[in-house]
Context: one part of a larger RNA
RNA sequence: UUGGGCGUAAAGGGUCCGUAGGCGGCAGUGCAAGUCCGUGGUCAAAGGCCCCGGCUCAACCGGGGAAAAGCCAGGGAAACUGCACCGCUAGAGCCAGGCAGGGGUAGGGGGAAUUCCCAGUGGAGCGGUGAAAUGCGUAGAGAUUGGGAAGAACACCGGUGGCGAAGGCGCCCUACUGGGCCUGGGCUGACGCUGAGGGACGAAAGCUAGGGGAGCGAAAGGGAUUAGAUACCCCUGUAGUCCUAGCUGUAAACGAUGGAUACUAGGCGUUGCUUGUAUCGACCCGAGCAGUGCCGUAGCUAACGCGUUAAGUAUCCCGCCUGGGGAGUACGCACGCAAGUGUGAAACUC
Numbered sequence: 001u002u003g004g005g006c007g008u009a010a011a012g013g014g015u016c017c018g019u020a021g022g023c024g025g026c027a028g029u030g031c032a033a034g035u036c037c038g039u040g041g042u043c044a045a046a047g048g049c050c051c052c053g054g055c056u057c058a059a060c061c062g063g064g065g066a067a068a069a070g071c072c073a074g075g076g077a078a079a080c081u082g083c084a085c086c087g088c089u090a091g092a093g094c095c096a097g098g099c100a101g102g103g104g105u106a107g108g109g110g111g112a113a114u115u116c117c118c119a120g121u122g123g124a125g126c127g128g129u130g131a132a133a134u135g136c137g138u139a140g141a142g143a144u145u146g147g148g149a150a151g152a153a154c155a156c157c158g159g160u161g162g163c164g165a166a167g168g169c170g171c172c173c174u175a176c177u178g179g180g181c182c183u184g185g186g187c188u189g190a191c192g193c194u195g196a197g198g199g200a201c202g203a204a205a206g207c208u209a210g211g212g213g214a215g216c217g218a219a220a221g222g223g224a225u226u227a228g229a230u231a232c233c234c235c236u237g238u239a240g241u242c243c244u245a246g247c248u249g250u251a252a253a254c255g256a257u258g259g260a261u262a263c264u265a266g267g268c269g270u271u272g273c274u275u276g277u278a279u280c281g282a283c284c285c286g287a288g289c290a291g292u293g294c295c296g297u298a299g300c301u302a303a304c305g306c307g308u309u310a311a312g313u314a315u316c317c318c319g320c321c322u323g324g325g326g327a328g329u330a331c332g333c334a335c336g337c338a339a340g341u342g343u344g345a346a347a348c349u350c
Stems, first nucleotide, its partner, number of pairs: 003322004007304002012318001014201004021194003025088002028085004033081002035077003039073004049065006091191001092188003095184005103177007110154001114150008125136002162169002206247006215241002220236004258317006266295011299306002323350003332343004
């Protein structure tokens, strides 16, 4: 609970697509459902309001009157909403020509490093730490040279930079494929916005099956430290991390800021495209559009801060909040192989 809010106090759904619904550009004609204006009817009594009266007043009681939404009927108006018809092009979409990009999927290729194996040289240490020890090494380690194997990740470029709805995406090449931006203004003619349910996607960890396993490394073992040390440090090291197929569906899934549209000072960077002056030309310089940053005006804000990428000024639609704990718990239901997830209280207490 007809209120006020949601960057940080409680509160924006992880993201997108989309059903119902809600809302919706410019102009004309018609209708009259909403809307507005008269009229009539109805709206019991009691009560409330006004006037009068009765108990000495009042409360109380009696009589009379007026009025109102609301509903019904009929008449009128046509600005707005709605409905129907006919148009328009500024929204939206399509087309043509360009452009940038770690956007996605699949296949192929590459080098550095690491570890292991083989061989050569060599001969006593190596490793590790605050210091050590466990550990490795005369059965030849470490170091170094040559050869081989494997898996994972791609230094520099690299950026406050780019792309993607979000999660996220970074060696190179090829194929397939999604989106965006710019210019033209050729085509359609409001086809739009949002979106309860619903659907799809969704880091890491985790799960199932099969592979793979270099490095790292929960658990575990050992060495130290310590009063203790189920830790921090060290030596090992299994799941996992990787691939394929499926599941899970969460997060500080964050800009802690839902989406769309319009309007409201500027300044300085940077990315992509178009264009002007200029130039032989490419730069440089200037302008426009789209992104991405910093500062800042008005305004907003409890303050911090935000400030044309708004947290300003407005409209539309959705989600959410309503003191702390109990508790994201219990119960029920749904989903899941499980882990658990979604939905989500109360008693009690302060």

Small-subunit ribosomal RNA, central domain from an uncultured bacterium, 350 nucleotides, folded computationally. It matches the Rfam family "Bacterial small subunit ribosomal RNA". Its mean pLDDT, the model's own confidence on a scale to 100, is 88.